[in-house]
RNA sequence: CUCUUAUCCAGAGAGGCGGAGGGACCGGCCCGAUGAAGCCUCGGCAACCUGUAAAUCCCGGCGAAAAACCAGGGUUUCCAAGGUGCCAAUUCCGGCAGAAAAAAUUCUGGAAGAUGAGAG
Numbered sequence: 001c002u003c004u005u006a007u008c009c010a011g012a013g014a015g016g017c018g019g020a021g022g023g024a025c026c027g028g029c030c031c032g033a034u035g036a037a038g039c040c041u042c043g044g045c046a047a048c049c050u051g052u053a054a055a056u057c058c059c060g061g062c063g064a065a066a067a068a069c070c071a072g073g074g075u076u077u078c079c080a081a082g083g084u085g086c087c088a089a090u091u092c093c094g095g096c097a098g099a100a101a102a103a104a105u106u107c108u109g110g111a112a113g114a115u116g117a118g119a120g
Base pairs, nucleotide, nucleotide: 001120002119003118004117005116006115007114008113013042014041015040016039017038021031022030023029025095026094027093028092043087044086045085048083049082050081051079053077054076055075056074057073058072060070061069091112096109097108098107099106100105
């Protein structure tokens, strides 16, 4: 970088350095000298992967037995040690298509993007 797949209306910021940008892109609208990006320190959120604990179900082994035990797997819940991620605004809103409406607008699906896991 590409592909597959899950999630994206919840949640969570202080300090130091820095010194003008930032919110992916485009349009809008915001944030920013009461200090943007970036870097560092500490803290926090969440629960994708690994892991911990429990409940339940399925398959296999053993067995007279779906009794108990052993191994594997699914679902749900708990924890938060490890690997990521995240801590303005719904992914800030829209962009393409469709539906409703006189219109403003609303709704549904998609695209694009972000993050995890797996593969190349």
A computed fold for a 120-nucleotide RNA from a Planctomycetota bacterium, annotated as SAM riboswitch aptamer (S box leader). The sequence was found by an Rfam model in a public genome assembly. The organism belongs to Planctomycetota, within Bacteria. Rfam family: SAM riboswitch aptamer (S box leader). Gene Ontology term of the family: regulation of gene expression.